[in-house]
C1' cells in the first nucleotide's frame, strides 16, 4: 500500500504550551465548532472491548485436547476513541407531501474510520 472479515445511533476532556484554523484524502453543497483559543504537541484522566485474560455453553471429533462459535464477566498490556449518527448531502431503490425545481422519512451502495488477519 493491497487484500479479507467485524464494527461504525451508545460511551468518554481537563490541564500546559502554541496562535488561526478546524469538523478524518478529494471535490462539491450544507450546516457546525472556533480569540470565552482551531490544528498540531505534551501531561494527566477517562470511555470502549478490536486483540487479550477467564468461565460457561453448542457445533464439529470415535473421545478428549486444541481450534471455532455464542455468552457472561474483567480491563494488566497492544491498539482505537473522548462536538455533532463516519456532521448531514451527493449515486441507487422505496414510501409520503407539493403542480414543480423539490422536502421528510427509511433501505442499499459507494468513500471513508478503526480493529484484527493475510502477502
Nucleotide at each position: 500500500a493491497a487484500c479479507u472479515u467485524a464494527u461504525c445511533a451508545a460511551g468518554a476532556a481537563a490541564g500546559g504550551c502554541a496562535g488561526a484554523g478546524g469538523g478524518a484524502a478529494u471535490u462539491u453543497g450544507g450546516c457546525c465548532c472556533a480569540a470565552u483559543g482551531a490544528a498540531g504537541c505534551c501531561u494527566u484522566g477517562g470511555c470502549a472491548a478490536c486483540c487479550c485474560a477467564u468461565a460457561c455453553a453448542a457445533a464439529c471429533c470415535a473421545c478428549u485436547c486444541a481450534g471455532u462459535u455464542g455468552u457472561a464477566u474483567g480491563a494488566a498490556g497492544g491498539u482505537g476513541c473522548c462536538a455533532a449518527c463516519u456532521c448531514c448531502g451527493a449515486u441507487c431503490c422505496c414510501g409520503c407531501c407539493g403542480u414543480a425545481u423539490g422536502g421528510c422519512a427509511g433501505g442499499a451502495a459507494a468513500a471513508g474510520a478503526u480493529a484484527a488477519g493475510u502477502c
Molecule: SAM riboswitch aptamer (S box leader)
Organism: Chitinophagaceae bacterium